[in-house]
Context: one part of a larger RNA
RNA sequence: GGAUCUCUGAGAUUAAGGGAGCUCCAGUACGAAAGGAACGAGUUGCCGAUGCCUCUGGUGUAUCAGUUGUCUGACAAGGCAUGCUGAGCAGCUACGCAUUAGUUGAUAAGUGCUGAAAGCAUCUAAGCACGAAGCAAUGACCGAAAAGAGAGAUCAUAGGAGCGGGAAGAAGACCCGUUUGAUGGGAUGGGUGUCCAAUUACCAAGCUUUUGCGAGGUAUUUAGCAUGCCAUUACCAAUAUCCAUU
Numbered sequence: 001g002g003a004u005c006u007c008u009g010a011g012a013u014u015a016a017g018g019g020a021g022c023u024c025c026a027g028u029a030c031g032a033a034a035g036g037a038a039c040g041a042g043u044u045g046c047c048g049a050u051g052c053c054u055c056u057g058g059u060g061u062a063u064c065a066g067u068u069g070u071c072u073g074a075c076a077a078g079g080c081a082u083g084c085u086g087a088g089c090a091g092c093u094a095c096g097c098a099u100u101a102g103u104u105g106a107u108a109a110g111u112g113c114u115g116a117a118a119g120c121a122u123c124u125a126a127g128c129a130c131g132a133a134g135c136a137a138u139g140a141c142c143g144a145a146a147a148g149a150g151a152g153a154u155c156a157u158a159g160g161a162g163c164g165g166g167a168a169g170a171a172g173a174c175c176c177g178u179u180u181g182a183u184g185g186g187a188u189g190g191g192u193g194u195c196c197a198a199u200u201a202c203c204a205a206g207c208u209u210u211u212g213c214g215a216g217g218u219a220u221u222u223a224g225c226a227u228g229c230c231a232u233u234a235c236c237a238a239u240a241u242c243c244a245u246u
Base pairs, nucleotide, nucleotide: 002155003154004153005152006151007150011142013140014139017047018046020044021043022042023041024040030035048100049099050098051097052096056094057093058092059091063087064086065085066084067083068081069080070079071078072077089228102138103137104136105135110130111129112128113127159243160242161241162178163177164176165175166174183237184236185235186233187232188231189230190229191227192226193225194224200219201218202217203216206213207212
């Protein structure tokens, strides 16, 4: 210092980074020749910085499928070994993507013009012109405890805790919601991932004590399972309450 919001901007920070190749300038200036620039412009990589996840890749101990051993008497469904293997959304990420200008002013050392003192000379004494990754301005970000402690708007309370949470997070903090409600969960729909569940019916290699067993296949099946995503929906829970109140 009442609260909230919007500003001003003293001050502070800054990687508005670095370097290279190629093309033009130009076979020009220069040089007898041999050779051979620069200022400036364009373009493409590299190193670094910042941000992001549409694409590509990685991970993906959410998830789905196949399969091994063992256990739950068998089937089904599962437990354990991240068991192994194949995929994989979100998230995180690099190997991916995006950005990563220049200019102006006053100057330093220095370079000059004009020019006297000193009829000459002299950049200096009067006067004038240039000149640095440095200084100042312009970009971005922070920034009213800037004690000279700022300005405006709104409110009469605001606020803090509690409670439901979060693309926010070590703890605090920050942000959102709190029934006048879609904040989280559930349900439903969509999208996405995996890849065709169980059951039943039919077919069937093969085995067999001839009675059966049966891997596997087809249909049921644009299935099943899952969902940190997007919506819809008050079904469940955000109730109640406390502190403070110039």
Predicted 3D model of a 246-nucleotide part of an RNA (large-subunit ribosomal RNA, domain VI) from a Candidatus Woesearchaeota archaeon. The prediction has a mean pLDDT of 80. It matches the Rfam family "Archaeal large subunit ribosomal RNA".